This is a predicted structure of a 613-nucleotide part of an RNA (large-subunit ribosomal RNA, domain V) from Metrosideros polymorpha var. glaberrima. The coordinates come from a structure-prediction model, not an experiment, and the mean pLDDT is 80. Lineage of the source: Eukaryota > rosids > Myrtales > Myrtoideae > Metrosideros polymorpha. Rfam family: Eukaryotic large subunit ribosomal RNA. Its Rfam clan is "LSU clan". The family has 88 seed sequences and 107,465 matches in Rfam 15.1. The literature on the family includes a 2001 paper in Science by Yusupov et al., "Crystal structure of the ribosome at 5.5 A resolution". Gene Ontology terms of the family: structural constituent of ribosome and ribosome. The full RNA is in RNAcentral, with records from SILVA.
Context: one part of a larger RNA
């Protein structure tokens, strides 16, 4: 001097990650303190009212028949009145579901009393209890003196000693009793200042309060949680359990956020078994019009059906049509798949029973066959004339045992929401956001071939379809370096290089007459300016000029400036969120550190030695 030392600063603040945190926030989760509401309690005396029970005492009862107002039942031939004649009600007889005199009892509806109990309302009380003051001092009741008031004389009612202003003062004056006394005087009691109370003076009051229990409410506080995979992360999805066909390369196996689809369901028949018949389609015909549905006939290896995705299977069937049923039953074991050869789930062949079905033979332990599902603990249900309950015995009851049944889809199975630009800590180039590297799809640029274009004419000049190449000034893909940090965007300043040449020197073609142009060669010497907007690279647009080509240098240059932009911390819109907040949405303010070393390169000064003059 600041080119390099991917210099120092400072275990990256961006970005991921961990079964690490914390600020904050709410419609997360699980508590909470306060609030509230209810019930008991603290908590006691009184009266009214208005229910409700309890006892007692009256009154009441209309279908139609029936002298007629029949609540109901039981007894029951008598009953009352009279000295007696003798009357009257029954009873028989009729009515009618029931039949009455008389004596007895039950209801039901309503009156009303009474004692008590109770419950709910309204009011008084004070003493619990609560609140507020005072130096706990002037409270309640009676009475004197006085004054006033109405009004018709009282056995009411109110009030009662201070109040312009700067005075003074407080063991009283005075009366009266006692006692001492040297009759001068000391001391004391009582009225003066009414008397009486076991209430400190108000407010409030069985309401609030208190306490126990149980309901609500409660980011006010508190603690926690906020999956998983992933071409980073987030959004999308589910590739997380599973099933078909293909990648899958002719056993089986076999991967990716490959490809094309399905699953969580459905069915007492769409299950079991026997039995008869065949399907989709198309043709010709049911005289002579017309679509299809009818009916015949002929052709028909399935072009059809088989609950659904696909794929395999099926024809006197597995299919369509009937006819009988529940083997979609009960009891172990073994086995196959997926596999640790664990578990579930699904499936196989059998074996004891009980059964269906069909003449038998047989076949059936769900669905032609590959998907269609679920641990522990807890609850619950059903089984056996079980096992325990610890001194023996019955009975409740609870425990076990065996089968199921209520569910974990994040499907071998926690109960769980955000935000962080105020943020932290683990680690991480296993993982993103600059440069660089590999590769070139993408961009750009060069060539072949010649269908056109170019008036005729492919090739003056240009070129579709094709097809081969180069570059790394474009953007993507991989993700090799770099997470104890390589300072991140444009300007600005300087330097050097490339040619895929804009313009300047020399050429060569034309559909070059000349001027201008246009295509190519040698070729990087030397030049490519000046504003207007914008933070801009890019883009437009003015102007000037021989001409206003393109690019690299770690997207050259930040211990060279700069600090508009973006990317903290503060604000302000708009929109999104309940909110903290967010926001490739706009705005506005906003710390730019260090060279004393090496080496490069600059300029300055300067030693030595040789030389020349």
């Nucleotide at each position: 001097c600041g080119g390099g030392g991917a210099a120092a600063g400072a275990a990256g603040a961006c970005c991921c990650u961990a079964u690490u945190g914390a600020g904050c926030u709410u419609g997360a989760c699980u508590c909470u303190a306060g609030u509230u509401c209810g019930a008991c309690u603290u908590u006691g005396u009184g009266a009214a009212a208005u229910g409700a029970c309890u006892u007692g005492a009256g009154a009441g009862g209309u279908g139609u028949a029936g002298g007629a107002u029949a609540a109901g039942u039981a007894g029951g031939a008598g009953c009352c009145g009279g000295a007696a004649a003798c009357g009257g009600c029954g009873a028989a007889a009729g009515u009618g579901a029931a039949a009455u005199a008389c004596c007895a009892c039950u209801a039901c509806u309503u009156u009303u009393a009474a004692c008590g109990u109770u419950a709910u309302u309204u009011u008084a009380c004070u003493u619990a209890u609560u609140c507020c003051g005072u130096g706990a001092a002037a409270u309640g009741g009676a009475g004197g003196c006085a004054a006033g008031g109405c009004a018709a004389u009282g056995c009411c009612c109110u009030u009662u000693c201070u109040u312009u202003u700067a005075g003074a003062a407080c063991u009283a004056a005075g009366g009266u009793c006692c006692g001492c006394g040297c009759a001068c005087g000391c001391g004391g009691g009582c009225c003066g200042a009414u008397c009486c109370g076991g209430g400190u003076g108000g407010a409030a009051g069985a309401c609030a309060u208190u306490g126990u229990c149980a309901g609500g409410u409660g980011g006010g506080g508190a603690g926690u949680u906020u999956g998983g995979c992933u071409a980073a992360g987030g959004u999308g999805g589910c590739a997380c359990a599973u099933c078909u066909g293909u990648u899958a390369a002719a056993a089986g196996a076999u991967a990716a956020u490959g490809c094309a689809a399905g699953u969580g369901u459905c069915c007492u028949a769409a299950g079991a078994u026997g039995a008869g018949c065949u399907c989709a389609a198309c043709g010709a015909g049911a005289a002579u019009a017309g679509a299809a549905a009818u009916c015949u006939c002929a052709u028909g290896u399935a072009u059809a059906a088989c609950a659904a995705a696909a794929g395999g299977g099926u024809a006197a069937a597995a299919g369509c049509u009937c006819a009988u049923u529940u083997g979609a039953u009960u009891c172990u074991g073994a086995u196959u798949u997926c596999c640790a050869g664990u578990a579930c789930g699904a499936a196989u062949a059998c074996g004891a029973a009980c059964c269906g079905u069909g003449a038998a033979a047989g076949c059936a332990u769900g669905g032609c066959c590959u998907a269609u599902c679920g641990a522990u603990c807890c609850u619950u249900u059903a089984g056996a004339u079980c096992u325990u309950c610890g001194a023996a015995a019955u009975u409740u009851g609870a425990a076990g045992c065996u089968a199921g049944a209520g569910g974990u889809g994040u499907c071998a199975g926690a109960a769980a929401a955000g935000u962080u630009a105020c943020c932290a800590c683990u680690g991480g180039g296993a993982u993103a956001a600059c440069u660089g590297g590999c590769u070139u799809g993408u961009a750009g640029u060069a060539g072949c071939c010649a269908a056109g274009c170019g008036u005729u004419c492919a090739u003056a000049g240009c070129a579709a379809c094709g097809u081969u190449g180069c570059u790394u000034u474009u953007u993507g893909a991989u993700c090799c370096u770099u997470u104890g940090a390589u300072g991140u965007u444009g300007g600005c300043u300087c330097u050097u290089c490339c040619u895929a040449u804009c313009a300047u020197u020399g050429u060569g073609a034309a559909g070059c007459a000349u001027a201008a142009u246009u295509c190519a060669c040698c070729a990087a010497g030397u030049g490519u300016u000046g504003g207007a907007u914008u933070g801009u690279u890019c883009a437009c647009c003015c102007a000037c000029c021989a001409g206003u080509a393109g690019g690299g240098a770690a997207c050259a240059u930040g211990a060279g400036c700069u600090g508009g932009g973006u990317u903290u911390a503060g604000a302000c819109c708009a929109u999104c969120g309940u909110g903290a907040g967010a926001c490739a949405g706009g705005u506005u303010a906003g710390u730019u550190u260090u060279a004393u070393c090496c080496u490069a390169c600059u300029g300055a000064u300067g030693a030595u030695a040789g030389u020349g003059u």